[in-house]
RNA sequence: GUGCCUGUGGCACAGUGGAUAGCGCAACGGCCUUCUAAGCCGUGGGUCGCAGGUUCGAAUCCUGCCAGGCACG
Repeated sequence: GUGCCUGUGGCACAGUGGAUAGCGCAACGGCCUUCUAAGCCGUGGGUCGCAGGUUCGAAUCCUGCCAGGCACG
């Protein structure tokens, strides 16, 4: 340099055009417990890597860029 893949709460992931973007772990609060852990109930936290485009409507499709990974040179 070229090609392909990935980028979504603190972490690991789901969501492949339409409902308030979900789940688990973690965090926080409560219950329980002598205390801690476990268990049960609840709460907050993400405008989806960045910028543009298409569309009535984009996390999702298109283009460019950025970051990481793999392969080739």